SAM riboswitch aptamer (S box leader) from Bacillus gobiensis, 106 nucleotides, folded computationally. Its mean pLDDT, the model's own confidence on a scale to 100, is 83. The RNAcentral record of the sequence draws on Rfam and Ribocentre. The source organism's lineage runs through Bacteria, Bacilli, Caryophanales, Bacillaceae and Bacillus.
RNA sequence: CUCUUAUUGAGAGAGGUGGAGGGAAGUGCCCUAUGAAACCCGGCAACCGUCAACUUUGUUGAAAUGGUGCCAAUUCACCCGAAGCAUACGCUUUGGAAGAUGAGAG
Numbered sequence: 001c002u003c004u005u006a007u008u009g010a011g012a013g014a015g016g017u018g019g020a021g022g023g024a025a026g027u028g029c030c031c032u033a034u035g036a037a038a039c040c041c042g043g044c045a046a047c048c049g050u051c052a053a054c055u056u057u058g059u060u061g062a063a064a065u066g067g068u069g070c071c072a073a074u075u076c077a078c079c080c081g082a083a084g085c086a087u088a089c090g091c092u093u094u095g096g097a098a099g100a101u102g103a104g105a106g
Base pairs, nucleotide, nucleotide: 001106002105003104004103005102006101007100008099013041015040016039017038021031022030023029026078027077028076042071043070044069047067048066050062051061052060053059054058075098079096080095081094082093083092084091085090
């Protein structure tokens, strides 16, 4: 980097260093010197792994010592299809695309 698969409306500091940027990309809209990114500490969750039970290719539950991940705003909103509503912009539901993360494969 590519493929498969699961999840993606919940959760998480008024700490230290640091100094101007950040929210994937584009557009918008936001956050930021009442201090961005990054690092450290802290925290959240529980995907893999671990443990237990059972109706054992799985389901349910537990802990959080291990491997990741995450800690403004729904994945901040957008894009395409279908159905419904409204017919002026549009709105709702649902499927998909794109992105993110885990696990597996190449």